[in-house]
RNA sequence: UCCCCUUCGUCUAAUGGUCAGGACAUUAGCCUUUCAAGUUAGUAAUAUGAGUUCGAUUCUCAUAGGGGACA
Numbered sequence: 001u002c003c004c005c006u007u008c009g010u011c012u013a014a015u016g017g018u019c020a021g022g023a024c025a026u027u028a029g030c031c032u033u034u035c036a037a038g039u040u041a042g043u044a045a046u047a048u049g050a051g052u053u054c055g056a057u058u059c060u061c062a063u064a065g066g067g068g069a070c071a
Stems, first nucleotide, its partner, number of pairs: 001069006009024004017054001026042005047063005
């Protein structure tokens, strides 16, 4: 100097119009003499700031963090 990535605690989806979904985990119930397993419900997320647009997780720019390439 250039390229890529950043979404619940973790992993991972989401043609510019979604209540931002799923799995694991977690919390509370049910079940069980108890635990485990099972089952039902809940909590929890778009790195930050601008811009474009009627509307941005999505497109553009900057910043931050991480990774890589050249030297």